[in-house]
Molecule: c-di-GMP-I riboswitch aptamer
Organism: Clostridia bacterium
Parts: sequence; C1' cells; structure tokens
RNA sequence: UAAAGCUAUGGGCAAACCCGGCUAAAGGUGGGGGCGCAAAGCUGAGGGUCUAAGGCGUCUUGAAACGCUAUGAUAGCCUGGCUGCCAAA
Repeated sequence: UAAAGCUAUGGGCAAACCCGGCUAAAGGUGGGGGCGCAAAGCUGAGGGUCUAAGGCGUCUUGAAACGCUAUGAUAGCCUGGCUGCCAAA
C1' cells in the first nucleotide's frame, strides 16, 4: 500500500416505539429508547423502493374520487465513489 475481519482494545452509531416541532406527503429533525451495524461514516453517480404538492388525464352539474408523473425522499435497499479505528495472521 492492497485485500480481508476470527479474537480482542478504546470506543462509535442508533431500529421499532413515545413526546415536541418541520413538511402536501414520503420523510427528516430534537429528546428519550436500543433492534441491530466493522463502515448503520460522508456522498443522490447508476439502479430499486416510497410519496404525489404541482402538472396531465378520466368521471362528474360541480366538488370529491381515481390514474399517470419527481423536480421530493430513502445511504439502516443494492451497486459505485471518497474517508476512517484496531491488531492475530
């Protein structure tokens, strides 16, 4: 330096759920809480998935409803990129 992660050291992060507040929603955020994680650190580049404000369409007297659609979201869905701790071999 590269690949890997059995055993350890010092640790780190924080699922579901509850409360507050943001948001059209998905979701994210603060506190509590721990399901788990060797990158469950960062990154929306390629996929997948979620939502549908706005837009388009259908029906309708109209409203409502329904369908399609990310520009929204998800890194704890996968792949990729960047970075990091440790010491048996």